Predicted 3D model of a 73-nucleotide RNA (transfer RNA) from Candidatus Collierbacteria bacterium GW2011_GWB1_44_6. NCBI's taxonomy places the organism under Bacteria, Bacteria candidate phyla, Candidatus Collieribacteriota. Rfam family: tRNA. The coordinates come from a structure-prediction model, not an experiment, and the mean pLDDT is 80.

[in-house]
RNA sequence: GGGCCCUUAGCUCAUCUGGUAGAGCGCUUCGCUGGCAGCGAAGAGGUGGUCGGUUCGAGUCCGAUAGGGUCCA
Numbered sequence: 001g002g003g004c005c006c007u008u009a010g011c012u013c014a015u016c017u018g019g020u021a022g023a024g025c026g027c028u029u030c031g032c033u034g035g036c037a038g039c040g041a042a043g044a045g046g047u048g049g050u051c052g053g054u055u056c057g058a059g060u061c062c063g064a065u066a067g068g069g070u071c072c073a
Base pairs, nucleotide, nucleotide: 001072002071003070004069005068006067007066010025011024012023013022019056027043028042029041030040031039032038049065050064051063052062053061
């Protein structure tokens, strides 16, 4: 220098064909318990790395760019 892949909730990851973004763990509250643990119920939490484009509509398609991984030189 070039190719490919990844970047989505605090963490690990889904969402393959474009239509109001989810799970597990963690966190908060409540219930069961004398208390802890555990179990059950409810809830908070995301401008989807950044910028721009296409579209009625973009996590998803296109371009640029940043960081990481990997291969080649």